[in-house]
């Protein structure tokens, strides 16, 4: 320098003008309480101060807090998870390790059991799950000999396939085959050593050699009560309905005729008062929390402990915005300057010249994503213009 691998971070800045939404303080006005002075976490307006989306606020896929309901204990069913150890409030997350696979490598991917039972599998092929005879090889019988027909044996060779049931060599056999033997590989049992463990290394014994699939049923182990802030708690009208008491039914409660009296009309499942439940609406839940930052200490690490410091949206049909200027990032066009070495193009030719590209700078123009909190956290996954930083690998060049 080129190509890559892993991890962390940012997600424009400053100012001006006009706005939006909470909080605090002050002022003015209204309302309520009070005889008054005055008071009020009440309403409206103004001013000042201060706060106001994210790394994913998203998908709602896991885990937890919180709330209500349920629950003696145990089991079944159902669901989830699954190498080992650790972290954590918990997890399907994270860290470290193990085994297998991919890659030259940094690194990445996978993870109980199909050697318990049951099931499933396209095409090709003779045959695909108690294997299997198409060709070939071998034996036997018949005909007519090396050919044909029939019967049988055979998985060494050919062919099909993703896969034909350990591999190589030898013995053996009619021909073959773990049929037997040696070595290698796997498995099972057992022992020793190392490791907390997964597991690794090694010894002995046994020919035990038994394809895939568990996001198929299933088996084993572990975990799990249900619903969710529209949880839930409190205050609580109007109207209708429920309960109680009182009054009243031509001896007339009450209502209407502008107010009052008389008078007139209506008038009985009626009128008045009180109580309780629910609805509309309002208040709380609501943001101080497994919290952020800094320092020290422990740990390979995830993370943990201690000390200091800070308060950082809490709205609710839902605010967090718009415009402009300057700067920063980046792209395009034009101009100017530079162009050591390497590499590219052209010209003269042991050398030199020119150009492109590149770098710096000036002017003009353009671009800037994904996406919007709604009870709160820890994760995962997905989306994302542009950019920064750290560690590592491979190859090439120079020293």
């Nucleotide at each position: 320098a080129a190509a890559g691998c892993g991890g962390g971070c940012c997600g424009g800045a400053u100012c001006a003008u006009c706005g939006c939404u909470g909080c605090g303080c002050g002022c003015g006005g209204g309302g309520c309480c009070g005889c008054a002075a005055g008071g009020c976490g009440u309403c409206c307006g103004c001013g000042c101060g201060g706060g106001g989306a994210g790394g994913a606020a998203a998908g709602u896929c896991c885990g937890g807090g919180c709330u209500c309901c349920g629950c003696a204990g145990g089991g079944c069913a159902c669901g989830g998870c699954g190498c080992c150890g650790g972290g954590u409030a918990a997890c399907g997350c994270c860290c470290g390790g193990g085994u297998g696979g991919a890659g030259c490598g940094a690194u990445c991917c996978a993870c109980g059991g199909c050697a318990a039972g049951u099931g499933c599998a396209a095409c090709a092929g003779a045959a695909a799950g108690c294997a299997g005879a198409c060709c070939g090889c071998c034996c036997c019988g018949c005909g007519a000999u090396g050919c044909g027909c029939g019967g049988g044996g055979u998985a060494a060779g050919g062919g099909u396939g993703a896969a034909a049931g350990g591999g190589u060599g030898g013995g053996g056999c009619a021909a073959g085959a773990g049929c037997c033997c040696a070595c290698c590989g796997g498995c099972u049992g057992u022992c020793g050593c190392g490791g907390u463990a997964a597991c690794g290394c090694g010894g002995c014994a046994g020919g035990c050699c038994g394809g895939g699939u568990a996001a198929a049923c299933c088996c084993c182990g572990c975990c799990g009560g249900g619903a969710g802030c529209a949880a839930g708690a409190c205050c609580g009208a109007a109207u209708a309905g429920g309960g109680a008491a009182g009054c009243g039914u031509u001896u007339g409660a009450g209502g209407c005729c502008g107010g009052c009296c008389c008078g007139g009309c209506c008038g009985a499942u009626g009128c008045u008062u009180c109580c309780g439940g629910g609805u509309a609406g309002g208040u709380c839940g609501c943001u101080u929390g497994a919290g952020g930052c800094c320092g020290c200490g422990g740990g390979c690490g995830a993370c943990c402990g201690c000390g200091g410091u800070c308060c950082c949206a809490g709205a609710g049909g839902a605010a967090u915005g718009a415009u402009g200027a300057u700067c920063g990032u980046u792209c395009c066009g034009c101009g100017u300057u530079c162009c050591c070495c390497c590499g590219c193009c052209c010209c003269c030719a042991u050398g030199g010249g020119g150009g492109a590209a590149g770098a710096a700078u000036g002017c003009g123009g353009g671009a800037a994503a994904c996406a919007g909190a709604a009870c709160c956290c820890g994760g995962c996954u997905u989306a994302c213009a542009g950019g920064c930083c750290c560690g590592c690998u491979u190859u090439c060049g120079c020293u």